[in-house]
Context: one part of a larger RNA
RNA sequence: CUGGGCGUAAAGCGUUUGUAGGGGGUUUUGAUAGUCCUGUGUUAAAUUCUAAGGCUUAACUUUAGAACCGCGCGGGAAACGUCAAGACUAGAGGAUAUGAGAGGCUGAUGGAACUCACGGUGUAGGGGUGAAAUCCGUUGAUAUCGUGGGGAACACCAAAGGCGAAGGCAUUCAGCUGGCGUAUUCCUGACCCUGAGAAACGAAAGCGUGGGGAGCAAAAAGGAUUAGAUACCCUUGUAGUCCACGCCCUAAACGAUGAUCACUAGCUAUUUGAAGUAUCGACCCUUCAAGUGGCGUAGCUAACGCGUUAAGUGAUCCGCCUGGGAAGUACGAUCGCAAGAUUAAAACUC
Numbered sequence: 001c002u003g004g005g006c007g008u009a010a011a012g013c014g015u016u017u018g019u020a021g022g023g024g025g026u027u028u029u030g031a032u033a034g035u036c037c038u039g040u041g042u043u044a045a046a047u048u049c050u051a052a053g054g055c056u057u058a059a060c061u062u063u064a065g066a067a068c069c070g071c072g073c074g075g076g077a078a079a080c081g082u083c084a085a086g087a088c089u090a091g092a093g094g095a096u097a098u099g100a101g102a103g104g105c106u107g108a109u110g111g112a113a114c115u116c117a118c119g120g121u122g123u124a125g126g127g128g129u130g131a132a133a134u135c136c137g138u139u140g141a142u143a144u145c146g147u148g149g150g151g152a153a154c155a156c157c158a159a160a161g162g163c164g165a166a167g168g169c170a171u172u173c174a175g176c177u178g179g180c181g182u183a184u185u186c187c188u189g190a191c192c193c194u195g196a197g198a199a200a201c202g203a204a205a206g207c208g209u210g211g212g213g214a215g216c217a218a219a220a221a222g223g224a225u226u227a228g229a230u231a232c233c234c235u236u237g238u239a240g241u242c243c244a245c246g247c248c249c250u251a252a253a254c255g256a257u258g259a260u261c262a263c264u265a266g267c268u269a270u271u272u273g274a275a276g277u278a279u280c281g282a283c284c285c286u287u288c289a290a291g292u293g294g295c296g297u298a299g300c301u302a303a304c305g306c307g308u309u310a311a312g313u314g315a316u317c318c319g320c321c322u323g324g325g326a327a328g329u330a331c332g333a334u335c336g337c338a339a340g341a342u343u344a345a346a347a348c349u350c
Stems, first nucleotide, its partner, number of pairs: 004321003007304002012318001014201004021194003025088008034080001035077008048066007091191001092188003095184005103177006110154001114150008125136002162169002206247006215241002220236004258317006266295011299306002323350003332343004
């Protein structure tokens, strides 16, 4: 190299866009450095194979023939591939009509709860726990009523539900804006797929500057528990959690399942749209398309399980794996304010 794999055994980059590269629909004509056929030259001998022969046999060896990886030149073929020119519409994209949605950004908005301040009523407890204590309270707490301020999160609806590439997204309203579905089959005419590098996005925590700070709460303090208790429980409580801008770039970033295309039994639930039927109308019913779930046939799988949303059957492209530990570490490099991230070994050992 050939070969085997990647749901759970080692192995799918967190996700997308996209450069180079790789792969690519139907059809006509032409060309042909890939491909195929043929002739010729060359490919030293030995080696290999076949058939005979020689040493008593064999190994060994002699003769003849074949084979061998190719390469050069000449002639020919045109199915496939490629190239050039032309045509097409089933891929892809657009247009028109319409539909659903917590998709994104900005601004505003509402009620409950909580907390603080002030005022009223009211009096001795409250709080907390397994039980307590620390703690709060006669300078009037807890409870209750009223007024005002503040910050954060949005009960019910709510769902196996919806949207988004992923991370993720939920009070309500408005503005701006991205993507998607369905129907018509009107337009373009292969414009497609994948994608090394690259770029963008990327929960939480963390970092920088400036705000904000109700509740919660790493650190810290105290009270308990305990043999001890640097914990679990309780009372406090600072960063942080929130906002703006700028970094960080990692997660069990999970469906532990890369993207795209085609094919291969069904049943059932649900979301959205369309058509048909029905109806005064709506619901219902049937069919189609796109999603989201459950079960299951063939098949696959070590088993578990997967099973038209495949882990089935095929195709193209990318990423990754090759015994355990040392180790996702050292060194070097790149990035970062730092924390650290990315890339990534070996000695040694079992």

The part of an RNA shown here (small-subunit ribosomal RNA, central domain) has 350 nucleotides and comes from Parcubacteria group bacterium GW2011_GWB1_42_6. RNAcentral holds the full RNA, with entries from SILVA. The coordinates come from a structure-prediction model, not an experiment, and the mean pLDDT is 87.